[in-house]
RNA sequence: ACGAACGCUGGCGGCAUGGAUUAGGCAUGCAAGUCGAACGGUUUAACAGGGGCAACUCUGUUAAGCAGUGGCGAAAGGGUGAGGAACACGUGAGUAACCUACCCUCAAGUUGGGAAUAGCUCCGGGAAACUGGAAUUAAUACCGAAUGUGAAUGUUUUUCCGCAUGGAGGAACAUUUAAAGAUUCAUCGCUUGAGGAUGGGCUCGCGUCCCAUUAGCUAGUUGGUAGGGUAAUGGCCUACCAAGGCAAAGAUGGGUAGCUGGUCUGAGAGGAUGGUCAGCCACACUGGAACUGAGACACUGUCCAGACUCCUACGGGAGGCUGCAGUCGAGAAUCUUCGGCAAUGCGCGAAAGCGUGACCGAGCGAUGCCGCGUGCAGGAUGACGAGCUUCGGUUUGUAAACUGCUGUCACCGGGGACGAAUUUUGACGGUACCCGGAGAGGAAGCCACGGCUAACUACGUGCCAGCAGCCGCGGUAAUACGUAGGUGGCGAGCGUUGUUCGGAUUUAUUGGGCGUAAAGGGUCCGCAGGGGGUCUAUUAAGUCUGAUGUGAAAUCUCACGGCUCAACCGUGAAACUGCAUUGGAUACUGAUAGACUAGAGCAUCGGAGAGGAGAGCGGAAUUCCAGGUGUAGCGGUGGAAUGCGUAGAUAUCUGGAAGAACACCAAAAGCGAAGGCAGCUCUCUAGACGAUUGCUGACCCUCAGGGACGAAAGCGUGGGGAGCAAACAGGAUUAGAUACCCUGGUAGUCCACGCUGUAAACGUUGUGAACUUGAUGUGGGAGGAUUUAACCCCUUCCGUGUCGGAGCUAACGCUUUAAGUUCACCGCCUGGGGACUACGGCCGCAAGGCUAAAACUCAAAGGAAUUGACGGGGGCCCGCACAAGCGGUGGAGCAUGUGGCUUAAUUCGAGGCAACGCGAAGAACCUUACCUAGAUUUGACAUACAUUUGACCGCCAUGGAAACAUGGCUUCCAGCAAUGGCAGAUGUACAGGUGCUGCAUGGCUGUCGUCAGCUCGUGCCGUGAGGUGUUCGGUUAAGUCCGGCAACGAGCGCAACCCAUGUCUUUAGUUGCUACCAGGUAAUGCUGGGCACUCUAGAGAGACUGCCCGUGUUAAGCGGGAGGAAGGCGUGGAUGACGUCAAGUCCGUAUGGCCUUUAUAUCUAGGGCUGCACACGUGCUACAAUGGUCGGUACAAAGGGAAGCAAUACCGCGAGGUGGAGCAAAUCCUUAAAACCGUCCUUAGUUCAGAUUGCAGUCUGCAACUCGACUGCAUGAAGUUGGAAUCGCUAGUAAAUGCGUAUCAGACACGACGCAUUGAAUACGUUCCCGGGCCUUGUACACACCGCCCGUCACAUCAUGGGAGCUGAUUGCACCCGAAGUCGCUCACUCAACCCUUCAACAGGAGAGAGGCGCCUAAGGUGUGGUUAGUGACUGGGAUGA
Repeated sequence: ACGAACGCUGGCGGCAUGGAUUAGGCAUGCAAGUCGAACGGUUUAACAGGGGCAACUCUGUUAAGCAGUGGCGAAAGGGUGAGGAACACGUGAGUAACCUACCCUCAAGUUGGGAAUAGCUCCGGGAAACUGGAAUUAAUACCGAAUGUGAAUGUUUUUCCGCAUGGAGGAACAUUUAAAGAUUCAUCGCUUGAGGAUGGGCUCGCGUCCCAUUAGCUAGUUGGUAGGGUAAUGGCCUACCAAGGCAAAGAUGGGUAGCUGGUCUGAGAGGAUGGUCAGCCACACUGGAACUGAGACACUGUCCAGACUCCUACGGGAGGCUGCAGUCGAGAAUCUUCGGCAAUGCGCGAAAGCGUGACCGAGCGAUGCCGCGUGCAGGAUGACGAGCUUCGGUUUGUAAACUGCUGUCACCGGGGACGAAUUUUGACGGUACCCGGAGAGGAAGCCACGGCUAACUACGUGCCAGCAGCCGCGGUAAUACGUAGGUGGCGAGCGUUGUUCGGAUUUAUUGGGCGUAAAGGGUCCGCAGGGGGUCUAUUAAGUCUGAUGUGAAAUCUCACGGCUCAACCGUGAAACUGCAUUGGAUACUGAUAGACUAGAGCAUCGGAGAGGAGAGCGGAAUUCCAGGUGUAGCGGUGGAAUGCGUAGAUAUCUGGAAGAACACCAAAAGCGAAGGCAGCUCUCUAGACGAUUGCUGACCCUCAGGGACGAAAGCGUGGGGAGCAAACAGGAUUAGAUACCCUGGUAGUCCACGCUGUAAACGUUGUGAACUUGAUGUGGGAGGAUUUAACCCCUUCCGUGUCGGAGCUAACGCUUUAAGUUCACCGCCUGGGGACUACGGCCGCAAGGCUAAAACUCAAAGGAAUUGACGGGGGCCCGCACAAGCGGUGGAGCAUGUGGCUUAAUUCGAGGCAACGCGAAGAACCUUACCUAGAUUUGACAUACAUUUGACCGCCAUGGAAACAUGGCUUCCAGCAAUGGCAGAUGUACAGGUGCUGCAUGGCUGUCGUCAGCUCGUGCCGUGAGGUGUUCGGUUAAGUCCGGCAACGAGCGCAACCCAUGUCUUUAGUUGCUACCAGGUAAUGCUGGGCACUCUAGAGAGACUGCCCGUGUUAAGCGGGAGGAAGGCGUGGAUGACGUCAAGUCCGUAUGGCCUUUAUAUCUAGGGCUGCACACGUGCUACAAUGGUCGGUACAAAGGGAAGCAAUACCGCGAGGUGGAGCAAAUCCUUAAAACCGUCCUUAGUUCAGAUUGCAGUCUGCAACUCGACUGCAUGAAGUUGGAAUCGCUAGUAAAUGCGUAUCAGACACGACGCAUUGAAUACGUUCCCGGGCCUUGUACACACCGCCCGUCACAUCAUGGGAGCUGAUUGCACCCGAAGUCGCUCACUCAACCCUUCAACAGGAGAGAGGCGCCUAAGGUGUGGUUAGUGACUGGGAUGA
């Protein structure tokens, strides 16, 4: 933007517009008639006259009608777009090759006859449509004759003209050829001719869609001659002759399509489109055909064939809405079976007039465009309601109510047009418009609100329901779904869908690209084509400019004007970028002619080279053969085996044979168009380069199609065959191993001839030419200078490399060998996949090659660079990471946790490291969250209010498992009072929840990891992401420090500051200590002094690479040493960066949301959390002699203690009991054990080990049955050092040994947290395993390797190829049949006009017709091909799928 459709909604008016699909079928009505002034008749009425008794009839006049003859019209107007790719259309020409009714002008004429026929009447046929026969009649119907101005034809002649054929005019002669009347007396007709106007026919230039997977087409085909035909040219048709004609500038074939003015879009260039209006064309049920006519091969005419519908008496007939309405059908979809000829036009007519579904109007449809309205002003306690809320409020919102106004539209009443000209005549229409009236009354919706994109909240839902143009929303806090409130946008509309253009420079003429993103042909030659050096002349095709004609109108633009405005309409201008003709210009391009030498080529001289082809020759090596020597292995691998070898291998020597390849030289080197080319020599041969002059004179560049060459593999024929080696065999490896490794081995590799024609045929960079700073190698040549020199050096030409400035590039990179700046030409690209595919064609022996789609599917695919992460990549470094050691776990029994199973319940959480002696520093009841049973409901607990009571508590009784229930006893305080306090009951708010969500959260914690990292500001670099700093060289435990550096600084981490410990000093000495003095005891710091020491606990000192030597960069640091209690972080702790794991925890507490409220809350009893075929984790005790048993004898630290620790003493075998000195603690209590010294045991399932079980006890507790710990006696299981595997530890550490504490009535503690005692071994080292840090590299990973991702198979869906075939559509060729009809021939039948004859009956002639025949030919038929569509068992690949 739209001829739209759909959804929701809908007040008025104006102007437009409305069957886009089935060119599908149609009921009904209407859409082309008119003329009596062409004609005969006939009907009716009136008048006049006549006849008749009358009914009625006859004549005339007038008027109106009816069918027929005749004339004109019906070929216009109206509809549609099926067909058609064409002179169909557009534009411009031509017609000297033509026609034109009606109209206009001019010239001339209009004489005189004849024969019929419809109608009407009569007789027939038929159901009908219709039709036959007879008689009779008129004309402006028809036919002769006359006249011939003229006209036509032919012959002769002449003048002028043109554009080839030719045209115009004059004269003469010959032949042929006209006419119609009507009337109201004005005229209107008729005939011949000339001219005009209008309309048409035909011809030509140019323009006019897609497919080359359509490349060759054509026999009336191309041309000529003659004839026919037409208004007219022409193979338009026929006969003959010739063999032409068209085509890569796209013939032929296929597909699609009415063309144009215009319309939509766009800055334009373009792209798309052709509805309404206008011009042209085509068509009229389908196909064919002609007739009539000025004009048709005819929309509402004719004939034939076909399909369909209807009527029928079954014999036969009728019909054609793509006219206006209307109907059915199909469809997403498109109107009234309206009024009128009033206007404009058309037909007829002299006219009046008649006709006109053309047209003018009205109706229906928001289909579009335009205009108007649905009120205006005031009005705050910012009402109610609704929504949200942080509960304070806020939004809707001056919005409403209310007050005051207004009156457009609609409504009522009154008036009332223009359109009408000229006397008549208005469908629209009592319409537009005007006046008056009443009353805010009758008139608002739709879409959106995550970003793009203007506009946000709540609730519901919970990957459901749904949304979605793209990105994407939705898995319990959704601004994205649905609803509501609010907001935004547009507004009688608003959204959606569809289509077109734009944005899209995304087909690029304007205006793109091809090294790596898609894209340079494998290479060269080369016809057509495209492009082309210097000078001169001519020309004027291109080009530029002027004029003329045309470019219809409408549309667009501008100006003015008319409807109240606008839409709409009118007038004028401009424009229509075009085409044609003509005058001029000549710079450039072209053409023609001439000249030139700078491009190109030729000649001469010279050197270089794996350039090509053929022939010959050579040595080394390998293998084989023969012989000699010689003996047990050889060979091969990561390690082996297969294989070879005592029949003598390998090794070694000699001789011989064969084939293939040519070490060193050798190189970013050379040559070639590319592929490619390597021993040496010879022959033949191509090209490039340098130098020098001479010659030719643009001979050039590029190149579609075409041609030639073209690695390897492969194919054919014939040779050859040493080595190597697909296939194949064997051996290994492996889970497997159709592989990698090994032993063999055939095609092949080699040669000749032929084919194939492809490669990552790559510089992934087409060829040619010109220009644009440089540096440095190297191959070939020339010159200069200097020379002993061919050294070095300088200049220059050609090649081949590296690095780089400008410039270019998305970046990487390229850079005189361009990917820079330009020119010429070719090839190629246009999202990924499907697809280097299918089908078709061409080539090939085959393999296959070349050309090359679509359906479908995805929202990406891709390039370059960045940061991370990762690597069975690299470098450096660290850690009990490995290694070196010590001790364990894994086997046994028990303890404990977990899984599983079981159960009424076995409450819940934790799940690799980083869950599993974890939450739990302690489940018999309680705890407790679980189960069963019994109870309670404002509640076990908090606060507030209201009402009420005066208690509550406590005690007793009954029931009960208890909770609790019932009953009884007892029973408030302060104050004078009001009232207050306290407590109970009732009621309302609310309480309560270990219910859910740790993926809504806070907080806390684990982990990487005490690893050394993580960042920022400014600056600089980069288009940017980002980088730099933080990298580098050293060094460190450390991003620790030093040095350097486009960086300079800074922050969080590291370190230090803190605690403990190790040494010393000082202060203070009780409960600690006791050297010294004194006293005392059986003995003991027991006592008095004392505070020196130990110790206690405060304060200080001390360690800093400070000192020395060496090393290192004169650095940081490192190595060694001195001193020191301690030495390079002294040791141990606390301390955990940015972040990661949606890690853990809603059952610690807190907390959003959700859920529950006589229950998921609360109370009680009992049970369960302890359940046991089994599996795992963590521990304890052991398996013994480094031990066990018994006896004796030593030495701690750190803690704890009042509902507590408890001594001496007594009892008990013992656990323990009785009892209670002392102690709120450096005072009292709390036994250290291993160790050491002796005894026995002597290698055994034991004097080891202690499970299990029985009996008897103790203690705690309301209560030890489920389900406690301990003691004694008895019992005496497994177990003799533990598979694969795996854990901890580097010094006061491991290991071993006890002791203490928290929790706690007791305790399942062998756990956890601490304390001391005894007290080792080992570390070469960093290859490997694990984890980590830094740098670097690759990456298709970014949820980041637990990543990504490939293929088969299975299943489902979709589209598609092949496919025995089958079915349709269309078309070619051949043949058969052949309607109607034109043309031709014929015509023994028929016939009025004219002629002739005869003079009365029809004969003859001319002519016409029926009929017959022939050619052509629609439809139809047969056969055989092509193209195309659908379908098809089965089958191929493709796409998609949690």

Background:
Small-subunit ribosomal RNA from an uncultured bacterium, 1442 nucleotides, folded computationally. The sequence is in RNAcentral, with records from ENA, Greengenes and SILVA.